RNA sequence: GUUUUCAAAGGGCAAACCUGACCGAAAGGCAGGGACGCAAAGUCAAGGGUCUAAGUCGUUAAGAUAGGACAGCCUGAUUGCAAGA
Repeated sequence: GUUUUCAAAGGGCAAACCUGACCGAAAGGCAGGGACGCAAAGUCAAGGGUCUAAGUCGUUAAGAUAGGACAGCCUGAUUGCAAGA
């Protein structure tokens, strides 16, 4: 340096849910609590996919739409601990 694994050791992150006289139209994010799980469940919105629909369009109504969101949906890029080869 490459690759395999999470057996072991040291550790790491934190789902659902609850709280917030926090942000947001919402999806969702942030903070605290809490652990379902995760070998990248570290980072990145580049590709696909999913969610929301303020605004816009349309309607008797229904609805459509991303400049929004999701990295714990997948692919990809990038960085990294330990052990073995």

Predicted 3D model of an 85-nucleotide RNA (c-di-GMP-I riboswitch aptamer) from a Clostridia bacterium. Lineage of the source: Bacteria > Bacillati > Bacillota > Clostridia. Its Rfam family is "c-di-GMP-I riboswitch aptamer". About the family: GEMM was predicted in a large-scale screen for bacterial structured RNA regulatory elements. It was read from a public genome assembly, where an Rfam model found it. Of the family's consensus pairs, 95% are formed in the model.